[in-house]
RNA sequence: GCCUCCGUAGCUCAGUCGCAGAGCAUCUGCUUCGUAAGCAGAGGGUCGAGGGUUCAAAUCCCUCCGGAGGCU
Numbered sequence: 001g002c003c004u005c006c007g008u009a010g011c012u013c014a015g016u017c018g019c020a021g022a023g024c025a026u027c028u029g030c031u032u033c034g035u036a037a038g039c040a041g042a043g044g045g046u047c048g049a050g051g052g053u054u055c056a057a058a059u060c061c062c063u064c065c066g067g068a069g070g071c072u
Stems, first nucleotide, its partner, number of pairs: 001071007010024004018055001026042005048064005
């Protein structure tokens, strides 16, 4: 230098045009003499950045940034 893949909640990831989600973690409540476990609920997001297509983009296209792998 070229090619491929990845970037979504604190962490691990799902979601491949049509209301942004799950598990774990955190907080609150219930339960207990108390803790843990269990049960119920809540908070937490510029979907890496910018632009384009579309009635509508996390999703499709372009550029850039970061990471992983491969080729030379």
The prediction has a mean pLDDT of 84.
Predicted 3D model of a 72-nucleotide RNA (transfer RNA) from a Candidatus Woesearchaeota archaeon.
Rfam family: tRNA. Rfam classes the family as a transfer RNA. Its family is annotated with triplet codon-amino acid adaptor activity in the Gene Ontology.
The source organism's lineage runs through Archaea, Nanobdellati and Candidatus Woesearchaeota.